RNA sequence: GCUGGAGUAGCUCAGUCGGUAGAGCAGCAGCUUCGUAAUCUGCAGGUCGCGCGUUCGAUUCGCGUCUUCAGCU
Numbered sequence: 001g002c003u004g005g006a007g008u009a010g011c012u013c014a015g016u017c018g019g020u021a022g023a024g025c026a027g028c029a030g031c032u033u034c035g036u037a038a039u040c041u042g043c044a045g046g047u048c049g050c051g052c053g054u055u056c057g058a059u060u061c062g063c064g065u066c067u068u069c070a071g072c073u
Stems, first nucleotide, its partner, number of pairs: 001072007010025004019056001027043004049065005
């Protein structure tokens, strides 16, 4: 330098034919217990890496860019 993969909640990850984003764990509160843990219930938490474009509408499509991993030279 070229090619490809990955980037979504604090962490690990889902999310197809574009239609307003979810799970588990963690956190907080409640229930329970003499108390703690566990179970159960509820709550909170996201500019979907960033920018631009296409579109009525983009996590999803296109281009650029950043980080990271692998391969080739």

This is a predicted structure of a 73-nucleotide RNA (transfer RNA) from Ruminococcus sp. It was read from a public genome assembly. Its mean pLDDT, the model's own confidence on a scale to 100, is 83. Rfam family: tRNA. About the family: Transfer RNA (tRNA) molecules are approximately 80 nucleotides in length. Rfam classes the family as a transfer RNA. NCBI's taxonomy places the organism under Bacteria, Bacillota, Clostridia, Oscillospiraceae, Ruminococcus.